The prediction has a mean pLDDT of 86. The part of an RNA shown here (large-subunit ribosomal RNA, domain VI) has 280 nucleotides and comes from a Candidatus Martarchaeota archaeon. Lineage of the source: Archaea > Thermoproteati > Thermoproteota.

[in-house]
Context: one part of a larger RNA
């Protein structure tokens, strides 16, 4: 992780929390203060503030990584008949940049405050023992430790639990959730499609025509950096214009063109009885 069976009618929601498990860290520096103690040297508790480190958690707005599905440049060769212009192959051939994802060095936030019973230990009253003594009756305070508080699993917790809503026949005979007989197949699931926020597989989550679930389309975002063609200038390499040009994954909104067709299956039909205590 899933199947079965079980929670005594079956189903689809939301749940409480017995238990579990996580978490739990620490340093500097500024004030309180050069105070309070000390002859000085030196130098605090207590409380208030701030800033880090490591650690965890979650996420991609920024900073960057990656991004062999985008865009460009550029070497060799080869093909498309030759120029042009493409295209195979060389680690993605190589090079500079990149959109979603996914990530950390990047962003955000956590340890906390707070009760409560303690321990080591200080107490209060106070006898035994006319004193004494924290203890014998009693009644305090006191830890990063212990219960709770914080996140998270969780009712196979068989002690199986609440709570909301849905759905369910007739007849005959019977002391009995009992039997026959016909009808019926409900509410829901499930199979099978379209897929992803999920995901080794299963499962989960969304859709499945009353449909935007996925591709296609259109528009945009975003990213390449100014296509081809043509015109001009130049012997020419290349250079300008046409033109924020072309192209443009995973991204966003829209839009039934395409494909989630028609179906099949499981699921039943009111869901005990008797003693015996107590109370009314």
């Nucleotide at each position: 992780u899933g199947g079965g069976c079980g929670u005594u009618u079956g189903a689809g929601a939301u749940u409480u929390g017995a238990g579990g498990a996580g978490a739990g860290u620490u340093c500097a520096c500024c004030u309180u203060a050069g105070u309070a103690c000390g002859a000085g040297a030196g130098g605090a508790c207590c409380g208030g503030g701030u800033g880090g480190a490591a650690c965890g958690u979650a996420c991609c707005u920024c900073u960057g990584g990656u991004g062999u599905u985008c865009c460009a440049g550029u070497u060799g060769u080869c093909a498309c008949g030759c120029c042009a212009g493409u295209g195979g192959c060389a680690u993605c051939g190589c090079u500079g940049g990149g959109u979603a994802g996914c990530u950390a060095u990047g962003u955000a936030c956590g340890g906390a405050c707070g009760g409560g019973a303690u321990a080591a230990c200080c107490g209060c009253u106070g006898a035994a023992a006319g004193c004494a003594u924290c203890u014998a009756a009693g009644c305090g305070g006191g830890a990063a430790g212990c219960c709770c508080a914080c996140u998270c699993c969780a009712a196979g917790a068989u002690g199986a639990g609440a709570u909301c809503u849905c759905a369910c026949g007739c007849a005959g005979c019977u002391u009995a959730a009992g039997c026959u007989g016909c009808c019926u197949g409900u509410a829901g699931a499930g199979c099978c499609c379209a897929u992803g926020u999920a995901g080794a597989c299963u499962a989960c989550g969304u859709g499945g025509u009353u449909g935007a679930u996925a591709g296609g389309c259109a528009c945009g975002a975003u990213g390449u950096g100014g296509a081809a063609g043509c015109g001009c200038a130049g012997u020419a390499a290349u250079g300008c214009g046409u033109g924020u040009a072309g192209c443009u994954a995973a991204c966003g909104u829209g839009u039934a063109c395409u494909a989630a067709u028609u179906g099949c299956u499981c699921g039943u039909g009111c869901g005990g009885c008797u003693u015996g205590g107590c109370c009314a």
Annotation:
Rfam family: Bacterial large subunit ribosomal RNA. RNAcentral holds the full RNA, with entries from ENA.